[in-house]
C1' cells in the first nucleotide's frame, strides 16, 4: 500500500410505515421502527430518475406542455475519507 470480504470481535446506519415539523412538489429533519447494508460514510462531476414554485407557451380558461435555478448518494460510474480482521 495493494486486494478480496470466508471467519470472528467492537460499533455504525436504518427501507417500508406510523407521529411532528420544513418545503409547491420531489424530497429532508426528528422520534418510534428494521428492509436491508462494509463503505447505507462525503461530494450532483458524468448518466440516469422525481419533482415543477418561479418563468415561458399554449387555451375550449377547466386546465395542459416545456423547463432545474430543487431533489435522490439506499439507481449506476466517478472522486475523496474511513473501522476490523485476512492474505
Nucleotide at each position: 500500500u495493494u486486494c478480496a470480504g470466508a471467519c470472528a470481535a467492537a460499533g455504525g446506519c436504518a427501507a417500508a410505515g406510523c407521529c411532528a415539523c420544513c418545503g409547491a412538489a420531489a424530497g429532508g429533519u426528528g422520534g418510534c421502527g428494521a428492509c436491508g447494508c462494509a463503505a447505507a460514510g462525503u461530494c450532483a462531476c458524468c448518466g440516469g430518475u422525481c419533482u415543477a414554485c418561479a418563468g415561458g407557451g399554449c387555451u375550449u380558461c377547466g386546465g395542459c406542455c416545456c423547463c432545474a435555478g430543487g431533489a435522490c448518494a439506499g439507481c449506476g460510474g466517478g472522486a475523496c475519507c474511513g473501522c476490523c480482521g485476512g492474505a